A computed fold for a 73-nucleotide RNA from a Minisyncoccia bacterium, annotated as transfer RNA. The RNAcentral record of the sequence draws on ENA. The prediction has a mean pLDDT of 81.
[in-house]
RNA sequence: GAUAGCGUGGUGUAAUUGGUAACACGCCCGUUUCAUGUGCGGGAAAUUACAGAUUCGAGUUCUGUCGCUAUCA
Numbered sequence: 001g002a003u004a005g006c007g008u009g010g011u012g013u014a015a016u017u018g019g020u021a022a023c024a025c026g027c028c029c030g031u032u033u034c035a036u037g038u039g040c041g042g043g044a045a046a047u048u049a050c051a052g053a054u055u056c057g058a059g060u061u062c063u064g065u066c067g068c069u070a071u072c073a
Stems, first nucleotide, its partner, number of pairs: 001072007010025004019056001027043005049065005
């Protein structure tokens, strides 16, 4: 330099054909306990990498940019 894949809460992953962004771990509060942990109940946390386009509607489709990974040169 070329091609391909990936980018979503603090972390790891989902989200069928474009139609309410979900689950686990973690975090916070309550309860249980002398206390910690476990169990139970509740809660917070995501401009879905960035900028545009299409659409009534985009995590999803299209274009460009950035980052990471792989292959080739």